RNA sequence: GGAGCCGGCCGGGCGGCCGCGGCCGUUCAACCGACCGGUCGAGGAAAGUCCGGACUCCACAGGGCAGGGUGCUGGGUAACGCCCAGGCGGGGUGACCCGCGGAGAGCGCCACAGAGAACAGACCGCCCCGCAGGGGGUAAGGGUGAAACGGUGAGGUAAGAGCUCACCAGCGGGCCGGGUGACCGGCCUGGCUCGGCAAGCCCCACCCGGAGCAAGGCCAAGCAGGGAGCGUUCGAGGGCGGCCCGUCCGAUGCUCCCGGGUAGGCCGCACGAGCGGCGCCCGUGGUACCGGGGCGCUGCCGGGGUCGCGCAGCGAUGCGCGGUUCAGAGAGAUGGCCGCCGCCGGCCCGCGAGGGCCGGUACAGGAUCCGGCUUACAGGCCGGCUCCUUCC
RNA sequence: GGGCCCGUAGCUCAGUGGUAGAGCAGGGGACUCAUAAUCCUUAGGUCGCAGGUUCGAUCCCUGCCGGGCCCA
Numbered sequence: 001g002g003a004g005c006c007g008g009c010c011g012g013g014c015g016g017c018c019g020c021g022g023c024c025g026u027u028c029a030a031c032c033g034a035c036c037g038g039u040c041g042a043g044g045a046a047a048g049u050c051c052g053g054a055c056u057c058c059a060c061a062g063g064g065c066a067g068g069g070u071g072c073u074g075g076g077u078a079a080c081g082c083c084c085a086g087g088c089g090g091g092g093u094g095a096c097c098c099g100c101g102g103a104g105a106g107c108g109c110c111a112c113a114g115a116g117a118a119c120a121g122a123c124c125g126c127c128c129c130g131c132a133g134g135g136g137g138u139a140a141g142g143g144u145g146a147a148a149c150g151g152u153g154a155g156g157u158a159a160g161a162g163c164u165c166a167c168c169a170g171c172g173g174g175c176c177g178g179g180u181g182a183c184c185g186g187c188c189u190g191g192c193u194c195g196g197c198a199a200g201c202c203c204c205a206c207c208c209g210g211a212g213c214a215a216g217g218c219c220a221a222g223c224a225g226g227g228a229g230c231g232u233u234c235g236a237g238g239g240c241g242g243c244c245c246g247u248c249c250g251a252u253g254c255u256c257c258c259g260g261g262u263a264g265g266c267c268g269c270a271c272g273a274g275c276g277g278c279g280c281c282c283g284u285g286g287u288a289c290c291g292g293g294g295c296g297c298u299g300c301c302g303g304g305g306u307c308g309c310g311c312a313g314c315g316a317u318g319c320g321c322g323g324u325u326c327a328g329a330g331a332g333a334u335g336g337c338c339g340c341c342g343c344c345g346g347c348c349c350g351c352g353a354g355g356g357c358c359g360g361u362a363c364a365g366g367a368u369c370c371g372g373c374u375u376a377c378a379g380g381c382c383g384g385c386u387c388c389u390u391c392c
Numbered sequence: 393g394g395g396c397c398c399g400u401a402g403c404u405c406a407g408u409g410g411u412a413g414a415g416c417a418g419g420g421g422a423c424u425c426a427u428a429a430u431c432c433u434u435a436g437g438u439c440g441c442a443g444g445u446u447c448g449a450u451c452c453c454u455g456c457c458g459g460g461c462c463c464a
Stems, first nucleotide, its partner, number of pairs: 001388010012341007020041006027034002043363001047374002050372005055212004067208005072086005087100005101203002106201002108197003123142002125138005150168006169193001171190008216267004225258006237249004271302002274300009285290001303326010342361008393463007402416004410447001418434005440456005
């Protein structure tokens, strides 16, 4: 200098003008609300909704079947199909990446080609017999195929063959050692060699009750239902925006109560049914002391996010201390314009440092909350590591 | 919020491990004076995309993309 691997992070900043949603306060209005001020107001993925949990309701003695899911080992976690560390196998020169129960329980499948495709098989070749057609032996050699029933050497034979032997590879069993374990190493031994697919059925081990914030709870118009009272020219009640008189309407009607509950509203729900102090208000039990509820201010304790530090651990992660902070809805608020500065690209000027002009600045937005995974993303930043080349 | 299905030639659809097909439409030819119909012939495919399992994938598995339907 070039090519790569892994991990982590940011994802515009400042100012001006106009504008949006929640909460609080002043003033006006007092039915909706209006103005001003303060404060808070999306992300690394808020997304896809692919997993897991919290929460809520229903169901539930215990066990099993069915169904679904997961799948090397150990650990982390509230839990997971997530994460960390390790084991084995495969790929890469390497940094590193990818995969993972069982095929010796059973069933099934393995096209085409090929003689033969799963306890196989004689097409060519080789050997023997026969004059010949042909018959027998042979898996060493050729050929087919993704895959052809171990490899090398010697013996052996008519030719051959684990047929026999030595070594090697692989499989099963036993023992010893290391490791929590997956597994690794060594020794002995056996028959001599045994195909692949479980992301086909299946077997084994473990896990899973169902539904989902439209969960669920509270309040509650109107209509209908039940009850009581009043009333039908001896007139309840209503209109003519105060009342009386007056006038008009007026009868399976009017008023009140009750239960379930629709529309609608509130909560859930946006830190906490937490503990305490002060002030105000409301019921009322009680002779009184005392006790209950609501609102406001305030102190303490506890929780979540984020940042920093420390400790334990290889790590995921856990624990402790300190600072700061806590969006929440009506089918849904964060935006737009301008200026300056960043960043990137192109063109032009300049020997150069540099300057000017133009264009771009993504992916995308909460809706009960949280932990993961996956996917999208302009432009960058940081750290560690590998290979090649050159120079010293 | 929950569940199911589909994507194959220009269009409508078969094919569900083993060389991708049918009908209509398109091109050429025949028949006809000519057209239609009919007959013969022919071209046309990233099987939505990517990765994996397998000797081999339209088919099996996973993740995306697009579309449709159902329930509350």